Guanidine-I riboswitch aptamer from Cohnella sp. OV330, 105 nucleotides, folded computationally. Rfam family: Guanidine-I riboswitch aptamer. Its family is annotated with regulation of gene expression in the Gene Ontology. On this family, see Barrick et al., Proc Natl Acad Sci U S A 2004: "New RNA motifs suggest an expanded scope for riboswitches in bacterial genetic control". The prediction has a mean pLDDT of 83.
[in-house]
RNA sequence: CGAAUUGUUUUCUAGGGUUCCGCGGCAGCUUUCAUGCCGGUCUGGUCCGAGAGAAGACGCACGGCAUAGCGGCCGUGUCCACGGAGGGAUAAAAGCCCGGGAGGA
Numbered sequence: 001c002g003a004a005u006u007g008u009u010u011u012c013u014a015g016g017g018u019u020c021c022g023c024g025g026c027a028g029c030u031u032u033c034a035u036g037c038c039g040g041u042c043u044g045g046u047c048c049g050a051g052a053g054a055a056g057a058c059g060c061a062c063g064g065c066a067u068a069g070c071g072g073c074c075g076u077g078u079c080c081a082c083g084g085a086g087g088g089a090u091a092a093a094a095g096c097c098c099g100g101g102a103g104g105a
Base pairs, nucleotide, nucleotide: 007058008057009056010055011054012053015048016047020045021044022042023039024038025037026036027035059078060077061076062075063074064073065072080100082103086098087097088096
């Protein structure tokens, strides 16, 4: 100076908004229910949700057990990771996606 790799997935969490539910307000009606409108600067349920958060499974690597051999079983490991602006999806937003990107170290 230059290049490559750092697996897949599930359930969650931090976080996120507002379609639906709930909650709050308003409207007509005598009231409630129901309906309509507004509010996420409403704790919430549903919902979205991490490369750089957690756990699990699979996969992979190594070792061991067992087997004539091949299926198999058990254990260990699977590290590190600063990061815009802008754009995109969905009802909408985001630590989602572009993206382990640009850039920086």